[in-house]
Molecule: Bacterial RNase P class A
Organism: Chloroflexota bacterium
Formats: sequence, C1' cells, structure tokens
RNA sequence: CCUGGGGGCAGGACGGCCGCUCUGGCGGCCAGAGAUGGUCGCUGGAGAGGAAAGUCCAGACAGCACAGAGCAGGGUGCCCGACGCAAGUCGGGGGCGGCCUGGGAACAGGUCGUACGGAGAGGGCCACAGAGACGAGUCUGCGCCGCUGGCGUAGGGUGAAACGCGGUAACCCCCACUCGCUGCAACCUCAAGCAGGGCCAUUGACGCUGCUCGCCGAGGCCCGGGUAGAGGGCACCAGCCCGCACGGGCUGGCCGGUCGCACGACCGGAGAUAGAUGGCCGUCUAGAACGGAAUCUGGCUUACUCGCCCCCAGGCGCU
Repeated sequence: CCUGGGGGCAGGACGGCCGCUCUGGCGGCCAGAGAUGGUCGCUGGAGAGGAAAGUCCAGACAGCACAGAGCAGGGUGCCCGACGCAAGUCGGGGGCGGCCUGGGAACAGGUCGUACGGAGAGGGCCACAGAGACGAGUCUGCGCCGCUGGCGUAGGGUGAAACGCGGUAACCCCCACUCGCUGCAACCUCAAGCAGGGCCAUUGACGCUGCUCGCCGAGGCCCGGGUAGAGGGCACCAGCCCGCACGGGCUGGCCGGUCGCACGACCGGAGAUAGAUGGCCGUCUAGAACGGAAUCUGGCUUACUCGCCCCCAGGCGCU
C1' cells in the first nucleotide's frame, strides 16, 4: 500500500429571511358581577432519533383475577464467572461451521460466526439426481428356474445422505426451568344535553326577595349512573440568582448514557391531542441517507449516510 473481517465515533455547524406548535410579558377588542376566558397584534422563550421504526423480549404503572391443583398458551436452553429486578449484556472455556496459513495427509495454528437441551417416544419433511429418501425396493450386473416373468445375490450407477436404529427440533413434538390476564383507546376525577327516579307546583311552585304583603304565570328543585366534552395519568424535583412570569444560569438530589478499578468527570431529561418540531438562501467538502416522538424505561432486531478512528488476519514492496 492492497484485500478481507471485527469494533467504535459522528448523524451537521454558523448567519439571514419566512413559517408551525406550546408557553410568558404588554396592548386592543369581545364575553363575564368578578375570578377568568376567547381572539388579534407586538415582543421574548422552548421544541424528535440513533434508530423516535418493528412491537419481538423484559420491567415500571393501571384495572381485573387469585386457597391449591390441572388443561391450554408464552419465554428461555453447552459449561463457568461478573453485572442486572428481569429480559439481556460482557469475559473465559468446550463443541460445531466458514475463511486463511503450514502440511503429502492426518492434523496444527490464527481469525470470524454460532437459536449449541433431546433424533430417546410419536408425527411431518428430505431440493436436484436417482428404481428407491426410511414405507423399502429392483434401473442395471451375475447365478438359477417351470423364462414378456420369478427366485437368489448386493457388484455397478445417482446423490449431502441408499437401509446404518440415516438426516432434520430456526417443523410439530419431548424434557428442564420459568411466566396470572389485559394494555395509556390502561385507568382516575369532573360533567352539558337526552332518557330514568324522587319531591314541590294552576288550592300558584320557581323568580322579584332575607321576612310579610304584593306582582308574575308554568314549570322548579334534587338524585344516582353516565354520553359528548374537560382535566389528570403526562413529561424531573428543591433552593438561590437573572426585578416578576415563561425561560435561562448556578448548587444539590433523582433518572438515563459514556469514560473510569474506584473517588469522580462529562453529556442529556420535547410533551402535541388530528397531532407542532419545517422551508429557502449564503459559507464551511455538505446536492447526506434512513426516517420522525404519542405512557415511560432497559434490551433485541431491522433500515441508512458524507466521513473519521482503532484492532485482527493475509498478500506485496522498501529499509
């Protein structure tokens, strides 16, 4: 330098203009007794990912169920150790397989991968070729006979495998261990209208109006369940500072990630409800893909890009 393999980082930055959602401040208008709400304008602030995806596995949370046992169903599956609630991840070892090197070969070394319990019971399947793929059987050879055939033998041929207790469980299945069911459209709270029930009311309820009188004149009050709808769940917490708010900064705590033996260091913590998070231009190499939250978290798998870095193996060249 080339080829192959494995792992990691990054997933645009800055500036200008125009937008979207949410949330503050100020002002105008409208509704309202007020609290407050709606709308418009100006002016600030915040605003998707490494996979947010598939929904495969596990957990949190919620409702329901639950003495115990069984059936059905799901998950995991070599051995040892570490972390973790678990799923799972990491390290070491063994088995198996691919590739490279050495070797005549057996094999050895290196590297990468591995869903790697069981072929013991039962079922299924085994491409192409082949007569026949587990039921046995006769394409062909040879021998014999009662000769379009039969019997014997198992030599040839096909194939990954040819009768050998064959292969396959990433097919059902069996074994061991383990698992309640349903998922935020869970669930909780408030609650129009309609329907239902109770009470009062033309012998005047309710209202004016706290009482008496008076006026009015047909409904009024309450109840539980609950639809539309609204709120919560739900989007870190506390203190101080930036005059307050939104937001930001600092400190401490919580959660997640990376590094580290550890103390610790650094980074991050959106919250919509028909669903916002975008577009254009300029510079930087940038004409850079896959794709977008919808209860949250940890994994697994899948998709993809301009690049950068590290490790391993082999080959070639130079010193």